Predicted 3D model of a 95-nucleotide RNA (Bacterial small signal recognition particle RNA) from a Verrucomicrobiota bacterium. Rfam family: Bacterial small signal recognition particle RNA. Rfam links the family to the GO terms signal recognition particle, plasma membrane targeting and SRP-dependent cotranslational protein targeting to membrane, signal sequence recognition. It is annotated as a non-coding RNA gene. Rfam's curators write: The signal recognition particle (SRP) is a universally conserved ribonucleoprotein involved in the co-translational targeting of proteins to membranes. The prediction has a mean pLDDT of 77. It was read from a public genome assembly, where an Rfam model found it.
């Protein structure tokens, strides 16, 4: 020193796992100081009706979960292939 094979390092890629965010569904959801509607009851009114406007209804905010999906993430993990880099072995040149 060429060729082979193994192991590392490095460089890519793919997977599973972690964590966080948002989407989606489901639940519960601010008693009043979010919203709509507002029985009832109150007010004004001669009346017609008007106003205010509590509970309940329905929805936001938020909160709790997930076999979904998507985006980032790992001081690790597994696969795949590339590498002009080390180590090792075996072979074969050549000194």
């Nucleotide at each position: 020193u060429g060729c082979c094979a193994g192991g590392g390092g490095c460089c890519a890629u793919g997977g599973a796992c972690u964590g966080c965010g948002g989407a989606c569904c489901g639940g519960c959801g601010a008693a009043c100081c979010c919203c709509g509607c507002c029985a009832g009851g109150g007010c004004a009114g001669g009346a017609a009706u008007g106003c205010a406007g509590c509970a309940a209804c329905g929805g936001u905010a938020g909160c709790c979960a997930g076999c979904u999906c998507c985006a980032c993430u790992u001081u690790g993990c597994c696969g795949u292939g590339g590498u002009u880099c080390c180590c090792u072995g075996g072979u074969g040149u050549c000194c």